This is a predicted structure of a 1465-nucleotide RNA (small-subunit ribosomal RNA) from a metagenome.
Model confidence (mean pLDDT): 81 of 100.
RNAcentral holds the sequence, with entries from SILVA.
It matches the Rfam family "Bacterial small subunit ribosomal RNA".

RNA sequence: GUCAAAUGGACUAGUCAAUUGAGUAAUCGAGAGAUUAGUUAGUGGCGAAAGGGUUAGUAAUGGUUAGGUAACGUACCCUGUGCUUUGGGAUAGCGUCUGAUUGCUUCGGCAAUCUUCCGAAAGGGGCGGUAAUACCAAAUAAUAUCACUUGUUGAUAGACAGGUGAUCAAAGAUUUAUCGGCAUUGGAGCGGCCUAUCUCCUAUCAGCUUGUUGGUGAGGUAAUGGCUCACCAAGGCAAUGACGGGUAGCGGGACUGAGAGGUUGACCCGCAACAUCGGGACUGAGACACUGCCCGGACCUCCACGGAGGGCUGCAGUAACGAAUAUUGUGCAAUGGGCGAAAGCCUGACACAGCGACGCCGCGUACGGGAGGAAGUCCCUCGGGAUGUAAACCGUUGUCAGGGGGAAGAAAGUUCACUUCGGUGAAUUGAUCUAACCCAGAGGAAGUCACGGCUAACUUCGUGCCAGCAGCCGCGGUAAGACGAAGGUGGCUAGCGUUGUUCGGUGUCACUGGGCUUAAAGCGUGUGUAGGCGGAAUGAUAAGCGUCUUGUGAAAUACCUCGGCUUAACCGAGGAAUUGCUGGGCGAACUAUCUUUCUUGAGGCAAGUAGGAGUGCAUGGAACUCUUGGUGGAGCGGUGGAAUGCGUAGAUAUCAAGAGGAACGCCAAUGGAGAAAUCAGUGCACUGGGCUUGUCCUGACGCUGAGACACGAAAGCGUGGGUAGCGAACGGGAUUAGAUACCCCGGUAGUCCACGCCGUAAACGAUGUCUACUAGGUUGUGGGAGUUCUGACACUCUCGCGACCGAAGCAAAAGUGUUAAGUAGACCGCCUGGGGAGUACGGUCGCAAGGCUAAAACUCAAAGGAAUUGACGGGGGCUCACACAAGCGGUGGAGCAUGUGGAUUAAUUCGAAUCAACGCGUAGAACCUUACCUGGGUUUGACAUGCUUAGAUGCUAUCCUGGAAACAGGGGAUGCUGCCCUUCGGGGUGAAAUUUGCACAGGUGCUGCAUGGCUGUCGUCAGCUCGUGUCGUGAGAUGUCGGGUUAAGUCCUUUAACGAGCGAAACCCUUGCCGUUAGUUGCCAGCGAGUAAUGUCGGGGACUCCAACGAGACUGCCGGUGUUAAACCGGAGGAAGGUGGGGACGACGUCAAGUCAUCAUGGCCUUUAUAUCCAGGGCUUCACACGUGCUACAAUGGUAGCGACAAAGCGACGCAAGACCGUGAGGUGGAGCAAAUCGCAAAAACGUUGCCUCAGUUCGGAUUGUAGGCUGGCAACUCGCCUGCAUGAAGUUGGAAUCGCUAGUAAUCGUGUAUCAGCUACGACGCGGUGAAUGUGUUCCUGAGCCUUGUACACACCGCCCGUCAAGUCACGGAAGUUGGGAGUACCCGAAGUCGGAUUACUAACCUUAGGGAUGUGUCUGCCUACGGUAAGCCUGAUAACUGGGACUAAGUCGUAACAAGGUA
Repeated sequence: GUCAAAUGGACUAGUCAAUUGAGUAAUCGAGAGAUUAGUUAGUGGCGAAAGGGUUAGUAAUGGUUAGGUAACGUACCCUGUGCUUUGGGAUAGCGUCUGAUUGCUUCGGCAAUCUUCCGAAAGGGGCGGUAAUACCAAAUAAUAUCACUUGUUGAUAGACAGGUGAUCAAAGAUUUAUCGGCAUUGGAGCGGCCUAUCUCCUAUCAGCUUGUUGGUGAGGUAAUGGCUCACCAAGGCAAUGACGGGUAGCGGGACUGAGAGGUUGACCCGCAACAUCGGGACUGAGACACUGCCCGGACCUCCACGGAGGGCUGCAGUAACGAAUAUUGUGCAAUGGGCGAAAGCCUGACACAGCGACGCCGCGUACGGGAGGAAGUCCCUCGGGAUGUAAACCGUUGUCAGGGGGAAGAAAGUUCACUUCGGUGAAUUGAUCUAACCCAGAGGAAGUCACGGCUAACUUCGUGCCAGCAGCCGCGGUAAGACGAAGGUGGCUAGCGUUGUUCGGUGUCACUGGGCUUAAAGCGUGUGUAGGCGGAAUGAUAAGCGUCUUGUGAAAUACCUCGGCUUAACCGAGGAAUUGCUGGGCGAACUAUCUUUCUUGAGGCAAGUAGGAGUGCAUGGAACUCUUGGUGGAGCGGUGGAAUGCGUAGAUAUCAAGAGGAACGCCAAUGGAGAAAUCAGUGCACUGGGCUUGUCCUGACGCUGAGACACGAAAGCGUGGGUAGCGAACGGGAUUAGAUACCCCGGUAGUCCACGCCGUAAACGAUGUCUACUAGGUUGUGGGAGUUCUGACACUCUCGCGACCGAAGCAAAAGUGUUAAGUAGACCGCCUGGGGAGUACGGUCGCAAGGCUAAAACUCAAAGGAAUUGACGGGGGCUCACACAAGCGGUGGAGCAUGUGGAUUAAUUCGAAUCAACGCGUAGAACCUUACCUGGGUUUGACAUGCUUAGAUGCUAUCCUGGAAACAGGGGAUGCUGCCCUUCGGGGUGAAAUUUGCACAGGUGCUGCAUGGCUGUCGUCAGCUCGUGUCGUGAGAUGUCGGGUUAAGUCCUUUAACGAGCGAAACCCUUGCCGUUAGUUGCCAGCGAGUAAUGUCGGGGACUCCAACGAGACUGCCGGUGUUAAACCGGAGGAAGGUGGGGACGACGUCAAGUCAUCAUGGCCUUUAUAUCCAGGGCUUCACACGUGCUACAAUGGUAGCGACAAAGCGACGCAAGACCGUGAGGUGGAGCAAAUCGCAAAAACGUUGCCUCAGUUCGGAUUGUAGGCUGGCAACUCGCCUGCAUGAAGUUGGAAUCGCUAGUAAUCGUGUAUCAGCUACGACGCGGUGAAUGUGUUCCUGAGCCUUGUACACACCGCCCGUCAAGUCACGGAAGUUGGGAGUACCCGAAGUCGGAUUACUAACCUUAGGGAUGUGUCUGCCUACGGUAAGCCUGAUAACUGGGACUAAGUCGUAACAAGGUA
């Protein structure tokens, strides 16, 4: 929960009704009893052990698969057989129980109220009596059970068929047709127990176990069993992982994957476990029981404080936690379950609905037309383009949502009636879902992510290492396709994106299917246990193996084929599959096992043989130090150079003698031996191993080898010796910024010996051991055989060991290559990104130092290997350059000039910064320039273009006012004023100019790190590349290297390279010789004329010269060297000789080199100002520092006089002669000249003569005063140049350091020009005059080129990079302690309860001799035992003063350890 068809009541409503009251009667009442229907609490039966939920525990008392039960059970169901007889006593239900008050009373009581036997409640009690399919007793009974026994059979206890004996049953109800009950056989289904297989991580858990393992006996159970107990024995498990710790329900399956696998166990199905936590039993067929019982704990609720109650991990729902997860819904209509004969009742199982895009599937958000294309928006080269047929607009359709409507279907059954028992007919059952059909109308319906590469998809703006993005690489510092926005585009689409998780990719744990020389990875080496693997032949077995087959491998899922919902998702049916396990048959090649043999693997034996193989003892010489003595006499020693040190107390040196310890030169080697570490004078003794030859013996005895054991350099440790040399620590001396180092002088441990520890090394061939096979060549070493008559020697063959080169192959490459890193096999060890870390903790070993084993948190996007190209090196080789050296002259010192820095300033405008900024931009700053400052003005502007307005004006010599000017304001004689038409009155138009407004102008404002152009520099260095070919996986290489040679990648030669290009050279200009042509303005030899004189003139072309064209120089010739070459050396000739001298000319590239201020230009900024005009000022300042120059310091000079010789230029806005004036600058004046004609113009150094005589001077000229001059200057104060007179500073050759130059050069002397009114010019660029010295080398400094080498560099050494300290953050270890958790041990306490014992209590059925007994109940008690307590330990967390190292962090400190020979490998 259900059952009245088990049972007795109570109540309600009917029917019948004995009897009875009233009434004349009809009729109205009461009503025992019977009966019908219903309700309800019990007794009784069945169910409640199913269904539903969850995964805490559990690593096996579990699960899976296959078996067993001869060791078992089973209610309901099916089947067979038999039975269902006679009695009895209770009990629930039910009835009853008390007190107070009031009223009434016939005193019996009755009624009412409050109460109601006790208790607040839960619940409980007394008395009475009652039923059963409840309970009890008796009878009977078997093919049931037990005992004994016979036969057959089997696997130990059994099975089957018999015999004898003993024991055990029942329940009835009723409508008479059914439903039940009991015993038993068999079945089905469901269970219990047992066995085997498989079933996570951890050895930093290696030993565990006392009921433990087994036996005997007993108990217990349905049943086996140490399941329990007594006794006996001492076993049992474990490296094939026991025991311990951690984690976890298991399977079918799910996800992924080509598979093998990996991960997982939601939903559905099977099994297990659990039900608040722990313990326990009862009932029952079944439980130790989710919504039963008892006890103990925690928690919650009620309470009258005495007590009592509860268990959502059932369905909903609530709270809390959390990033997060639904309705306190409908219905038993279906399916299933329980009860019932059935109707039926119950069922949060279940069927449905609700919520959630959580997943899968399907559908829609319209369809067609519509512009060279609206608007808006975006981009733009301003032309246009994109959004885009997209929209608008025109037409069409009607899914979905919406509103109506609908009951086909999900229904099978059930009841009733009939029935020929097959069925037929009628009635009835829908929680929920829903098809058709109608209405309306494009209406209600699109988002999200991305757009740098991976990866489909791009622009603009904003921002400016900020804000931000980011899966990885990485973006962002003013032009961001990467941030944010917009437009556009791409992807997917009712979804899209993110996050998390698993698998894949990943052969990145490799069974399929990896590796270990150098990238991570071979134990330091051997001996050997377990294990793994194992030679040839025969026979047997059949474990593995193969094949066929049996059973099983649940269903669902997945797969295939059909089918059902309009399709799909979904669902149904059938098949295959389930690769597994089990049983059986057959086979015998291989593996295995057993048997019998064999000799080739292995070992033995014999004869030889090489050797620094080991251990012990003995012994030798050289060297060294010390001691003693002799000689000797001042140093020795040491270094880059020194010093410390030793030495006149006699060192060093040298001779002699002696002592001591350690190591063994030459031989000696790419050589020998050993397992490795290692082993070296010589002799002796003992001992191990190898090799060769013989082929006599054993007969697979073998290989490897986890653990284990042994050996094991150096350093170190312990005990005892020894100690010459060397030599950590330490002392001293140097070096250095420092120097706790490198160098030097000393020196203790140690090094040596004996014994004992340690057990590690780049213990390396960075290469484990063994076996087999796979081209060769050369060589060393130890043997053997053959060839030759013999021997040395030689040659051939062969075995072992050690090296080099190399084919194939392998390898990322380097390399390796019969001594493999090749091809295969066997076994062991090891690896899995870098760091943290070979560290912590734990364990173990050690005297210690430490060794072995060995993590994690955290952090990074790399770390690493081999090779390539560069760059670099305090690496190497070769070569070059005024690079050094050899010389000459300077700078640096002085004064001045000039530029820069700094300082100053209103401003001192800006740029340039090693070489390669600094007499640079500037080849001319008083104004201008001018960009700067102060002040005053202007605003379409000083300048350009276009449009537009105005009115005919406007411009013009010039004048006036204010003013510093600009400018503002006002006049303006005279002259000019376009074009067209014209009747000359005028009209139209509008160019130039003016004016108004708008577009715009303007910017020496920023960015040279947005750019073009130009320039500097390496560097006039000789380099830089390409095509084709070849080599290499590739980057790349080769060519371009090597040998020569050159100024040169110049040329030659060799050559897997052959060619080519840009550079070099040449072509160009100039200069040097000659020729031809031409002679004016140039020239003048000869002829003539003339002058004071002059090519002045006639004339001439010879010469010089001028300016055009030619010629010449090419290693062409000779000799030598050289490779037959290229080329070099020397010579001849020649004006010039090896590029004759000079110039222009500058490869690929480097320096984010310089310039936005020459110019141009993107972007940004500014627009009554950062534009523009003007005046004045500044760029010219001045304690100072630097660069570049000039003048000097004097006699190779100065000064005065006289006298010569150039070149190249310039001149009309000019050069200016002669003449005159002036001391002069200059002035006056002006011949001549647009120049081979005239002028500037004097060249100077030089020569010669005089003076000066070594002084701060007759050197030097600064500074200052004064007087002048000049300017085609408006102006000379700030701020010009020149002249005269006067003044007369520093300076007497310049520290450290540093610059230029190799021949017409340096040095020295003058001269011209540009710019320019003038000038700061002593600058710059040219010109000529005079005119040297030195070097013929490459050691060094600097720079450069080529080859090679190393590299941890590639922003390329101005690189990279290490450690301490300091700061911040993070995680971890240690730690006095503090505080949790877990599993046990010992002891104490001991609830409930089973079992056992006791019982003087109580006790219906049965027995009884009537006393009692049996039985049951209660109580007490023993064992066990939950919870709890105590104690000492163990394991594992959290936390902690303090402490330790670690990791990370744009610009901290100190050094410079490593990378190059990294400066000490």